[in-house]
């Protein structure tokens, strides 16, 4: 959620059913009973009277109905899929079969009989359903007769029958054909497991017999031992099957709704019977389980038919009409009876159609939303004007479907046609981050949630959630499950196996597999054509019919399958005969750590005996254990034992691998090369099978020298169950068995052909040569490296392939979990083979690139280390920062690169923090109104802000008009008042800009072409050289550029022109000069330019001239791409959030200055290279009017007073210190040091208490050169020494930025630390080693495996009982028909009870 047509509609419990219907029919087969209706008699009434009405009997060529006998029908129609891996189904033949009713031939129906049901009557039982005796009919039922029929060799033997009904004829019996319908056999096709390897006794044959509608071991007896299996038997598990159906380019996967064929089932098992057909859904028996009745004795039922119900489940309808049609039964027919059908309801549950209106309408309305505030969007969409009427209401009319001349429509007064009416009834749903068509705002803020896979969300979310739009489908959307495709991701079509997953450790061969080469037959494979069949439906192609379509109908066809016949012969196969090239055999060489077993041999190691000898020896990075004065070790004789063979040795040789090395001999197996004598395809590969098969390991018994797990020591080490040292035991070695495995490796299976060279080495031969040999050259066999084509994902591979075909074998299908569990099989064991699965992950990995990383390599630099010089870390102070702690101690910086940093100056103010007092269009900015156009000063209250009151002057901004009385108007200020704002040092530097730091002034860091390479990416930018440098030379698949290096800029050193006051200079006291100096302009000057040497004839360096100055002279500024979410929202701007009587503004007053304590910079010393005192020389930058401030006067002093110059090369500040001369101190916490404290001043300033600077007197702290560690500096550079400025009222200034003054050591070199550059290598790392990542343990959860056991299901063998029923027997029992006898209570036949085999269930 508007119509309409066609279709489907319990996929789950073959789970359990209340109700009703779903098969029944025929009197023209029978009796019978009931009832109509007719007719006749009769009686009786009523009428004059035919006549009429009741009543009663009786008949019927009369209807009808009920139960029964009989007959046909219930085996079809409908349902459903539990079971069935099978002749079940498919499809293609086949013989030994039946077959009601139909059709069709030929013949026939003569004659007899005895019962029964119904019915009656007694009778039992709740009931269900009987029992007894009597009656009675048939197309029930017997029997003779008769027969072209069946049996049998023959002889013989044996089998039928019915009527009804009225004149048309049904039915009935034999027999033979057909036609339908079923049974039965066979070939070939039908899922999965081998962790299922043997199975089978009626099994496999075959006599007889018996059964059956027919063959059959279908059954029984007896014979013989067979039959299926690796081409997968049997066992387990799943499953109805096929046409079809879904997909897919196909080839296939995957399925079996609805329709249609055929099988099986009918509560669950068994089982007959009837019958033309069953082993029977709406029929019987009999066991079981359920449910119901019930008088307890016994009974009844079976929806997997149509409807319902309940259950179960995500989930599937009406307890409707109707026999008008189609068909089915029965019946002569009328007709009956059919939940088969044929229709209507339900369901948007699918297909398929139609509507939800057209047209025109801009002031682009209004709300909505966005917004850059201009708009834009929704949008011609509405309103609003015409018009239509499919739908839709109502109102008339009305079918076709009916076969049939009549008569009959459930659907249905339904389609469908006319008329009215009136835009009238009629748009959801889902999605917008990519794939994927569609973007924004607000919320929210890793939190709610989203999510198919990537993956979104941690304050600006196109991806949540919501609003606008927008897309997309449309009576439906989206979700969910399921198949198939994409997937070539099981690969026939159409994949791999050096490193990604994957070659068996090798070999020999079995069964398949494949196979040289000639002719000749065959027709099995193969190929041509006909036949037949492959059901319809359905796909498809052509028409056609409903308005379209979906849907229906008609007609055609291909393709493939199967079988059958005719034909070809070129290939495979097969038969037959041959070749000889491939194989092998025999003959002649030949090279070898080939195997096996015997025999020798020497170094060397131990150890024993002897001799000489003495204190150590042995080991290690160092060292200890150990050995040794009981004489080691070291050295010499001489003996034992084992085991193992140096040198030759080689990328050499052999062997199938595993492996195989003193000599020698004996055996024996393979390979090569030569000729080419015999065989004649004998070949290959090879599932299963066997054989071999390193070390370790086992078992038994030898043996044991060295080495040597285990273990003991002893060192390292945080520990060290190890690395190292000192000892040792299994074992290592032989026999003899076992195991069966490895990085058994070229991580590369065998065999066979072809496909470029070159270049070593082994092997034998060839040609030539040589006195012989070497060397050359060549074919064949093997082994190496280089390489083209080709291949590979790239490494790489490349005639020993990983090219290029061919044939066989074996493995592989993400990772983990697992080569584990579990069964089996082997083994003494230890194990080995075979080998899952639940759960998990979204990667696992190959192989190359770029980077970054390495206690990896090369090379090279830098105060980096070394060599000096001097701090820091020890004290005291200052100053920052951590802490603490406070009402605040505002805040930011935090490894280098945060900490004398933002701060070039917190007493108040700065101030941003507390506490307290006020204010609210506000301190400050613009707009609007009103009013008005003065300042000053005092005093009250208050901490102040501020409230408030008085006084004193002066009538009054400025500009323009008009008028000059003053008015208007504007500009400025001020007060009140709105409201729009304003204000924020309030958050986010991880949302920005700007700006800086840092690596690093380190030499890097890129680009166009081009060229390689599938691509990432490479070259160039790497190499020889060289530089402070990607400086610059040279070589090069590169040429060229660009940003950075250097230059250019500034300072400063040197000259030279220029100028010359206030500087300078001279003499001197107001004057004069341009030599020099200074002072600032402007020029020159250096460039590896000259020479010599080296280098490669190059860039270059090394030395040397000149030169003030020599190889970027010095110093300064200048700072590539980039990295750190480096630092700043508190310099400044800003984007969002956030506060608005306050996070905003004013005020005092206090903090930013605490203090147990920890860290960074510092400054002062510790002292004699000094301290103190007196005297005395020498700078250079700078500053300066609310200034600097001479001189003098006073104070011990800061300082005051007075007061000259000074806008400043002129005056001031301004004394420079260190340094030098003389004096004292004389090693001592001192005359070092100067902290802290007292106490009296001084200045700035409204203020000096928290919280200032500075003098004087006095006090006199710790400290005696600093521990582990740490920093600076290479020349005028470090030490040192004072000096000036900002900031500022003053100043916590020992800071900071500048000036000069005195003035030094060392640098052998690059091993080593740190930092960094460039090449190279490893790499599991890219957030890039502060990366990654591994094991345990503890908590929880989840899955699986094992577990003392425990429970259930399926099967399958033995056994016991044994229902029902067939079949047997049936001596007891009964016994109409037909036989025999007949005197009969007779025999025969038959029928039954018992009783035997089989057997479900059950135990």
């Nucleotide at each position: 959620g508007g119509c309409g047509g066609c279709a489907u509609g319990c996929u789950u419990a073959a789970c359990a059913c209340a109700u009703g219907c779903a098969a029944g029919u025929c009197g023209a087969a029978c009796g019978a009973g009931a009832a109509a209706u007719a007719a006749u008699u009769a009686a009786u009434a009523a009428g004059u009277a035919a006549u009429u009405a009741u009543u009663a009997a009786u008949u019927a060529u009369u209807u009808u109905c009920u139960a029964g006998u009989g007959g046909c029908g219930g085996a079809c129609g409908g349902g459903c899929g539990a079971g069935u891996a099978a002749c079940g189904c498919g499809u293609a033949a086949g013989a030994a079969u039946c077959u009601a009713c139909c059709u069709u031939u030929a013949g026939g129906a003569g004659g007899a009989g005895g019962a029964u049901a119904a019915c009656a009557a007694c009778u039992g039982g709740a009931g269900a359903c009987g029992g007894u005796u009597g009656c009675u009919a048939a197309u029930a039922c017997u029997c003779c007769a008769u027969a072209u029929g069946c049996u049998g060799a023959g002889g013989a033997g044996u089998a039928a029958a019915a009527u009804a009904a009225a004149u048309u004829u049904u039915g009935c019996c034999u027999a033979g054909a057909g036609a339908u319908g079923a049974g039965c056999u066979u070939g070939c096709g039908u899922c999965u497991g081998a962790u299922u390897a043997g199975u089978u006794a009626g099994u496999u044959g075959g006599u007889a017999a018996g059964g059956u509608a027919a063959u059959u071991g279908c059954u029984u007896a007896c014979c013989a031992a067979g039959a299926c299996u690796a081409u997968g038997a049997u066992c387990a598990g799943u499953a109805g099957u096929u046409g079809g159906u879904c997909u897919g380019a196909g080839a296939g996967g995957a399925u079996g709704a609805u329709c249609a064929g055929c099988c099986a089932c009918a509560c669950u098992g068994g089982g007959a019977c009837u019958g033309a057909g069953a082993c029977a859904c709406g029929g019987c028996c009999c066991a079981g389980a359920c449910u119901c009745c019930u008088a307890c004795g016994g009974g009844a039922g079976g929806c997997a038919g149509c409807a319902g119900u309940g259950a179960g489940g995500a989930a599937u309808u009406u307890u409707c009409c109707g026999c008008a049609a189609u068909g089915g039964g029965c019946g002569a027919a009328a007709g009956c009876c059919u939940g088969a059908c044929g229709g209507a309801g339900c369901a948007a549950u699918g297909c398929c159609g139609c509507g939800u209106g057209g047209a025109g309408g801009a002031u682009g309305a209004a709300a909505g939303c966005c917004c850059a505030u201009g708009g834009g969007u929704c949008g011609u969409a509405a309103a609003c004007u015409c018009c239509u009427u499919u739908u839709c209401u109502c109102a008339g009319a009305g079918a076709a479907g009916a076969a049939u001349u009549u008569c009959u429509g459930a659907c249905g007064g339904u389609a469908u046609c006319u008329g009215a009416g009136g835009a009238a009834u009629a748009a959801g749903c889902a999605u917008c981050g990519g794939c994927u068509a569609a973007c924004u705002c607000c919320g929210u803020g890793c939190c709610a949630g989203c999510a198919g896979c990537c993956g979104c969300g941690g304050u600006a979310a196109g991806a949540c959630g919501g609003g606008g739009g927008a897309u997309g489908c449309a009576a439906g959307u989206g979700u969910u499950a399921u198949c198939c495709g994409g997937a070539a991701u099981a690969a026939u079509u159409g994949g791999g196996c050096g490193u990604a997953a994957a070659g068996c450790g090798u070999c020999u061969g079995u069964a398949g597999g494949u196979g040289g080469u000639u002719c000749a037959c065959c027709a099995a494979g193969u190929c041509u054509g006909u036949u037949g069949u492959u059901a319809a439906a359905a796909u498809c192609c052509a028409g056609g019919g409903c308005u379209u379509a979906a849907c229906c109908c008609u007609g055609a066809u291909c393709c493939g399958g199967c079988a059958a016949c005719a034909g070809a012969a070129a290939c495979u196969a097969g038969u037959a005969a041959g070749c000889u090239u491939g194989a092998g055999u025999a003959c002649g060489g030949u090279a070898g750590g080939g195997g096996c077993a015997g025999a020798g041999g020497g170094a060397a190691u131990u150890c024993u005996c002897g001799g000489u000898g003495u204190a150590g020896u042995g080991g290690u990075g160092a060292a200890a254990u150990a050995c040794g004065u009981a004489g080691a070790u070291a050295u010499c004789g001489a003996g034992a034992a084992g085991a193992a063979c140096a040198c030759c040795a080689a990328u050499a040789g052999c062997g199938a691998a595993a492996g195989c090395a003193c000599u020698c001999u004996g055996c024996u197996g393979g390979g090569c090369c030569g000729a080419a004598a015999c065989u004649g395809a004998c070949a290959u590969u090879g599932a299963g099978a066997g054989a071999c098969g390193a070390a370790a390991g086992c078992u038994a018994g030898g043996g044991g020298a060295g080495c040597g797990a285990a273990a003991g020591g002893g060192a390292u080490u945080a520990g060290a169950u190890a690395c190292c040292c000192c000892u040792g035991u299994a074992g290592u070695c032989c026999u003899a068995g076992c195991c069966g495995u490895a990085a058994a490796c070229g991580a590369u299976g065998g065999a066979u052909a072809c496909u470029a060279a070159g270049u070593g080495c082994u092997g034998u031969g060839c040609g030539a040569c040589u006195a012989a040999a070497a060397a050359c050259g060549u074919c064949c066999a093997g082994u190496g490296c280089u390489g083209u084509a080709g291949c590979u994902a790239a490494c790489g591979c490349g005639u020993g392939a990983a090219g290029u075909a061919u044939c066989c074998c074996g493995c592989c299908u993400g990772g983990g979990g697992a080569g584990u569990a579990u069964g089996c099989u082997c083994g003494c064991a230890a194990g080995a083979g075979u080998g899952a699965a639940a759960c998990u992950c979204a990667a696992a990995g190959g192989a190359a690139u770029u980077g970054a990383c390495g206690g990896g390599g090369g090379c090279c630099c830098g105060c980096a280390c070394a060599a000096g010089c001097g701090g820091u870390g020890g004290a005291g102070c200052a100053u920052g920062u951590g802490g603490u702690u406070u009402a605040a101690u505002c805040u930011g910086a935090u490894g280098c690169a945060a900490c004398g940093c933002g701060a070039a100056g917190a007493a108040c103010c700065u101030u941003a923090c507390c506490a307290g007092g006020a204010c609210u269009u506000g301190a400050c900015a613009u707009c609007c109104c009103a009013u008005u156009u003065a300042a000053u000063u005092u005093c009250u209250u208050g901490a102040a802000a501020a409230a408030g009151a008085a006084a004193u002057u002066a009538u009054c901004u400025c500009u323009a008009a008009c008028c000059u009385a003053g008015u208007u108007a504007g500009a400025a200020a001020a007060u009140g008042g709105u409201g729009a704002c304003a204000g924020g040092u309030g958050g986010u530097g991880c949302a920005u800009g700007g700006c800086u730091g840092u690596c690093g002034u380190c030499a890097g860091c890129u680009c166009g072409u081009g060229u390689c390479g599938u691509g990432a990416g490479a070259u160039g930018u790497u190499g020889g050289g060289u530089u402070a440098a990607g400086u610059c030379c040279c070589g090069c698949a590169a040429c060229g550029a660009g940003c950075g290096c250097a230059a250019c800029c500034c300072u400063u050193g040197u000259u030279u022109u220029u100028a010359a006051u206030u500087g300078c200079a001279u003499g001197u006291u107001u004057a004069u000069g341009g030599a020099a100096a200074u002072u600032a302009a402007a020029a020159a000057g250096a460039c590896u330019g000259c020479c010599g040497g080296u280098g490669a004839u190059a860039a270059g360096c090394c030395g040397g001239a000149g030169g003030a100055g020599g190889g970027u002279g010095a110093g300064g500024a200048u700072g590539a791409c980039g990295u750190c979410a480096a630092g700043u929202c508190g310099g400044c701007a800003u984007g969002c959030c956030c506060c608005u009587u306050a996070u905003g503004u004013c005020c005092u007053g206090g903090g930013c200055g605490a203090c147990a304590c920890a860290c960074g910079u510092g400054c002062u010393a510790c002292a004699a290279u000094g301290g103190c005192c007196g005297a005395g020389a020498c700078a250079a930058u700078g500053a300066g009017a609310u200034g600097c401030u001479a001189c003098u006067u006073c104070g011990c002093g800061a300082g005051a007073a007075c007061a000259c110059g000074c806008u400043a090369a002129c005056c001031u500040c301004a004394a420079a210190a260190a340094c030098u001369c003389g004096g004292u101190c004389u090693u001592a916490a001192u005359u070092c040091g100067g902290a802290u404290u007292g106490c009296a001043g001084g200045c700035u300033g409204c203020a000096a208490c928290u919280c200032g600077c500075c003098u004087g007197c006095a006090u006199g702290a710790a400290g005696c050169u600093g521990g582990a560690a740490u920093c600076g500096c290479u020349a005028g550079u470090a030490a040192u020494c004072g000096c000036c400025g900002g900031u500022c009222a003053g100043c916590c200034a020992u800071a900071c930025g500048g000036c000069g003054g005195u003035g030094a050591a060392u640098a052998c070199g690059u091993u080593c630390c740190c930092g960094g550059g460039c090449c190279u290598u490893g790499u599991a790392c890219a957030c890039a080693c502060c990366g990654c990542c591994c094991g345990u343990c503890a908590c929880a959860c989840u899955a699986u495996c094992g577990g003392a056991g425990u429970c259930g299901g399926u099967u399958u063998g033995g056994c016991c009982c044994a229902a029902a029923g067939u079949c047997g027997u049936g001596a007891c029992u009964c016994c109409a028909a037909c036989c025999c006898a007949a005197c009969u209570g007779g025999g025969g036949a038959g029928a039954g009870a018992g009783c035997g085999c089989c057997u479900a269930a059950g135990g």